[in-house]
Context: one part of a larger RNA
RNA sequence: CUGGGCUAAAGGGUGCGUAGGCGGUCCGCUAAGUUGGGUGUGAAAGACCUCGGCCUAACCGAGGAAUUGCGCCCAAAACUGCCGGACUCGAGCAAGGCAGAGGUGAACGGAACUUAGGGUGGAGCGGUGAAAUGCGCUGAUAUCCUAAGGAACACCAGUAGCGAAAGCGGUUCACUGGGCCUUUUCUGACGCCGAUGCACGAAAGCCAGGGGAGCGAACGGGAUUAGAUACCCCGGUAGUCCUGGCCGUAAACCAUGAGCACUAGAUAGGAGGAUCCCCCAUAAUCUUCCUGUCGUAGCGAAAGUGUUAAGUGCUCCGCCUGGGGAGUAUGGUCGCAAGGCUGAAACUC
Numbered sequence: 001c002u003g004g005g006c007u008a009a010a011g012g013g014u015g016c017g018u019a020g021g022c023g024g025u026c027c028g029c030u031a032a033g034u035u036g037g038g039u040g041u042g043a044a045a046g047a048c049c050u051c052g053g054c055c056u057a058a059c060c061g062a063g064g065a066a067u068u069g070c071g072c073c074c075a076a077a078a079c080u081g082c083c084g085g086a087c088u089c090g091a092g093c094a095a096g097g098c099a100g101a102g103g104u105g106a107a108c109g110g111a112a113c114u115u116a117g118g119g120u121g122g123a124g125c126g127g128u129g130a131a132a133u134g135c136g137c138u139g140a141u142a143u144c145c146u147a148a149g150g151a152a153c154a155c156c157a158g159u160a161g162c163g164a165a166a167g168c169g170g171u172u173c174a175c176u177g178g179g180c181c182u183u184u185u186c187u188g189a190c191g192c193c194g195a196u197g198c199a200c201g202a203a204a205g206c207c208a209g210g211g212g213a214g215c216g217a218a219c220g221g222g223a224u225u226a227g228a229u230a231c232c233c234c235g236g237u238a239g240u241c242c243u244g245g246c247c248g249u250a251a252a253c254c255a256u257g258a259g260c261a262c263u264a265g266a267u268a269g270g271a272g273g274a275u276c277c278c279c280c281a282u283a284a285u286c287u288u289c290c291u292g293u294c295g296u297a298g299c300g301a302a303a304g305u306g307u308u309a310a311g312u313g314c315u316c317c318g319c320c321u322g323g324g325g326a327g328u329a330u331g332g333u334c335g336c337a338a339g340g341c342u343g344a345a346a347c348u349c
Base pairs, nucleotide, nucleotide: 004320005319006318007303011317013200014199015198016197020193021192022191024087025086026085027084028083030081032080033079034076035075036074037073038072039071040070041069048064049063050062051061052060053059090190091187092186094183095182096181097180098179102176103175104174105173106172107171108170109153113149114148115147116146117145118144119143120142124135125134161168162167205246206245207244208243209242210241214240215239219235220234221233222232257316258315259314260313261312262311265294266293267292268291269290270289271288272287273286274285275284298305299304322349323348324347331342332341333340334339
């Protein structure tokens, strides 16, 4: 390398998409690939087969075959390709509907909390396994009124929904993306995957400016303990929030890449449609898409998976090759930094 694999080592965090690879049905043409035949060439020696020469062998001589390749010529036209024409099932468009925490921006709302001011009140509160630190006669806790502020949106809420993933949950408005169903209007293969690339990408972290109620790394104190740089308690700074810009990583997980086709069933939920009906509703039956559970065959080392495959096939991309050393060193590159991406070897078992 071939081969074998990726829930055990191995699927890229996700999408868009360039090159490239692959690509529906029918007809015609061509003859590049392809196939057959011919011809030239494929040095000799060696290797192989047959025969021969040295007493045999090694060795040597002769002939054949081989040299699986390449060039040219002729032919074939099934398949692939090129060119031309046509089609509608793939893909997309249109029309009419449907559901939704999909996104962005703005405005508004109530509960709770903390703080401040005031009233009542008068000795404790708080906290724990038990305590103490802490707060409180400069009047706390409790309770009522008023005001301010920031953050999050109880119930509804659901193995419910939406989104490519990250993720998305008070209400309203504006703008906006996608999906599904029905009709089958239109285009006529316009498709799938996708190296490099570009964009998005939780939390933490970084830069600048705001904001700061609660919570709370660090830190201080009180306990516990042999110790206690912890678990528990009292405080508390960054941070958490907003705007702009970086970072680009996660057990970014279904630890399972994307697309298409095919392959028993049963059951539940979500969004639609059709039939039945005078009408409405419900039920029933059928049907499309999505989300679960069980399960046949098959697959699998097993656990399991099983039409949402890890089954049977095709296409394309990414990745793996014993454990440790090590996601380290080095170089390159990106970043303000933290660090990211790429990524060894010696040695050792």

Predicted 3D model of a 349-nucleotide part of an RNA (small-subunit ribosomal RNA, central domain) from a metagenome.